This is a predicted structure of a 502-nucleotide part of an RNA (small-subunit ribosomal RNA, 5' domain) from an uncultured prokaryote.
RNAcentral holds the full RNA, with entries from ENA.
The prediction has a mean pLDDT of 83.

Context: one part of a larger RNA
RNA sequence: GAACGAACGCUGGCGGCGUGCUUAACACAUGCAAGUCGAACGCGAACAGUUUCUUCGGAAACUUAGUAGAGUGGCGCACGGGUGAGUAACGCGUAAGUUAUCUACCCUCCCAUCUGGAAUAACUCACCGAAAGGUGUGCUAAUACCGGAUACGUUGGAAACAAAAGGUGGCCUCUAUUUAUAAGCUACCGUGGGGGGAUGAGCUUGCGUACCAUUAGCUAGUUGGUAGGGUAAUGGCCUACCAAGGCAACGAUCGGUAGCUGGUCUGAGAGGAUGAUCAGCCACACUGGGACUGAGACACGGGCCAGACUCCUACGGGAGGCAGCAGUGGGGAAUUUUGCGCAAUGGGCGAAAGCCUGACGCAGCAAUACCGCGUGAGUGAAGAAGGAUUUCGGUUCGUAAAGCUCUUUAUCUCAGGGAAGAUAAUGACGGUACCUGAGGAAUAAGCACCGGCUAACUACGUGCCAGCAGCCGCGGUAAUACGUAGGGUGCGAGCGUUGUUC
Repeated sequence: GAACGAACGCUGGCGGCGUGCUUAACACAUGCAAGUCGAACGCGAACAGUUUCUUCGGAAACUUAGUAGAGUGGCGCACGGGUGAGUAACGCGUAAGUUAUCUACCCUCCCAUCUGGAAUAACUCACCGAAAGGUGUGCUAAUACCGGAUACGUUGGAAACAAAAGGUGGCCUCUAUUUAUAAGCUACCGUGGGGGGAUGAGCUUGCGUACCAUUAGCUAGUUGGUAGGGUAAUGGCCUACCAAGGCAACGAUCGGUAGCUGGUCUGAGAGGAUGAUCAGCCACACUGGGACUGAGACACGGGCCAGACUCCUACGGGAGGCAGCAGUGGGGAAUUUUGCGCAAUGGGCGAAAGCCUGACGCAGCAAUACCGCGUGAGUGAAGAAGGAUUUCGGUUCGUAAAGCUCUUUAUCUCAGGGAAGAUAAUGACGGUACCUGAGGAAUAAGCACCGGCUAACUACGUGCCAGCAGCCGCGGUAAUACGUAGGGUGCGAGCGUUGUUC
């Protein structure tokens, strides 16, 4: 000198655009953050209103409404969002391999979608429990479940194994009832099998990837083989047997530290430091462990076990997990609103209408960073008053002020108009941005420094005191170095200090 996710002190007008718990991966009240589909399926209310009856208590029917609702089933919940604890590793980066592999939804091509069956939730009734929840009885549907047929397929061959599901709309040529309907036809959406693509992922390998030798030896599933198991798949991944190997001064092992990268900061570069925001990868989800479902998880807002903690309890037993968005306590020098909206972009479901979406789009707060603008312009010498100083003559603040004449950019106040973002409709932002008109200099300057380095000097006070200080050093009675004032210098809505990096 440059930089910052900064903090602190003093000060503070506006706009644009970014950024905002670096500390306790500490604990969390409350609300929201993942649902959707009635064109897969069976059930199915109430309030209220109308009418009728009435023993005046009420009852029934219709509408509400095949709505609300829960349930079966499908898809999604493995994305999106957060955090960086762990990890020195094929974790990451880069370049390859996979003849050792998988891939839901999507695109494309081929073929098929035939025929049967038994249940069960919801619901009813009975019961247990404080609750969370649970048990039994009876009924019912499906694109839920299970047979049979047929096809492709697996294998060198055979045996053997082995698919599917329907729904909605339209139509009446054929067939059947002869009305417009289906067991028919057709369109679309699905379902099953196979081939290809796309996308995503798994695995393997070469090279690169920080510190300590005041860590020198480490290793028995250890290194390799055979056989088997397991996996989508290779492999000591696992098991049995056999052999005795494998790594290491080119740093094994131990220990401490750390997410990695594109990048960012600095620097002429080489390099050094760093890894906030944004983007890619990885890991984690109170702590530890093991699994289920599924195309995909060993799953943040799923389940099980154990542990710590918190809460409820009728003491028998239960419930919970903000490193999602806000927000609270705590820690800290320090980091925001319990806001608006799905209008846009994107995502999930759905044939669609649409629903959901704290992703996202916006608004709020903070001079936290960067950029831009303003706080007026001209004229004005009696060099006013006043302050400071003085050799008492003066000098200086100083054209500075006042006064006079203008302007209204920015901002402010008032009035009028008023977007783009949205393909036809739909705008949270927002009557916002912006434009026009009117008004009036009106609403807007501080901070640090002035001994040398280093731009800028005098007076008073103080008297090695009080104090200053980045280094040299100032202060003990004339201090340009302390404190105050006047003046000056530098930067300016900021200026200084501290911290860190180059």